The RNA shown here (SAM riboswitch aptamer (S box leader)) has 103 nucleotides and comes from a soil metagenome. Its mean pLDDT, the model's own confidence on a scale to 100, is 81. The RNAcentral record of the sequence draws on MGnify.

RNA sequence: UCUUAUCGAGAGUGGCGGAGGGAAUAGGCCCUGUGAAGCCCGGCAACCUGUUAUUUUAAAACAAGGUGCUACAUCCUACAGAUUUAAAAUCUGGAAGAUAAGA
Numbered sequence: 001u002c003u004u005a006u007c008g009a010g011a012g013u014g015g016c017g018g019a020g021g022g023a024a025u026a027g028g029c030c031c032u033g034u035g036a037a038g039c040c041c042g043g044c045a046a047c048c049u050g051u052u053a054u055u056u057u058a059a060a061a062c063a064a065g066g067u068g069c070u071a072c073a074u075c076c077u078a079c080a081g082a083u084u085u086a087a088a089a090u091c092u093g094g095a096a097g098a099u100a101a102g103a
Base pairs, nucleotide, nucleotide: 001103002102003101004100005099006098007097012041014040015039016038020031021030022029025078026077027076028075042070043069044068046067047066048065049063050062051061052060074096079093080092081091082090083089
């Protein structure tokens, strides 16, 4: 970089740190000295792996080894379409992003 799958659930009264953070562009909104980002410890269980059961089908339980994740729906919207008298709102599908596996 490409392909496939998933993305409304789950997870801290901790320590260090000391001002920002929530992907990009834009518009919002939210969190934050009642301590942001980051690191450590802890935790969760999305994918891969392992085990058990089963193997007709579909799927379940456990573990936490490899990544990952651990405020707010991928925080919401912006692209298109549908519903709608209009606005608003809702839904669907893209685009983009994140994660895993493979190449």